The RNA shown here (transfer RNA) has 72 nucleotides and comes from an uncultured Spirochaetales bacterium. It was read from a public genome assembly. It matches the Rfam family "tRNA". It is annotated as a transfer RNA.
[in-house]
RNA sequence: GGGCGUGUAACUCAGUGGGAGAGUGCUACCUUCACACGGUAGAAGUCGUUGGUUCAAACCCAAUCGCGCCUA
Numbered sequence: 001g002g003g004c005g006u007g008u009a010a011c012u013c014a015g016u017g018g019g020a021g022a023g024u025g026c027u028a029c030c031u032u033c034a035c036a037c038g039g040u041a042g043a044a045g046u047c048g049u050u051g052g053u054u055c056a057a058a059c060c061c062a063a064u065c066g067c068g069c070c071u072a
């Protein structure tokens, strides 16, 4: 240099065009003498970035950035 894959909550990951989610973690409360476990509720996301297609984009297209793999 070329090719392929990947990027979504603090972490690990779902989500193939119309509602952004789960588990763990975090916060408050209940429970306990206290901690842990357990229960209830809640917060936390410009879906890597920019542009395009579309009535509508995390999702389709292009470019670009980070990471990983293959190859010269």
Base pairs, nucleotide, nucleotide: 001071002070003069004068005067006066007065010024011023012022013021018055026042027041028040029039030038048064049063050062051061052060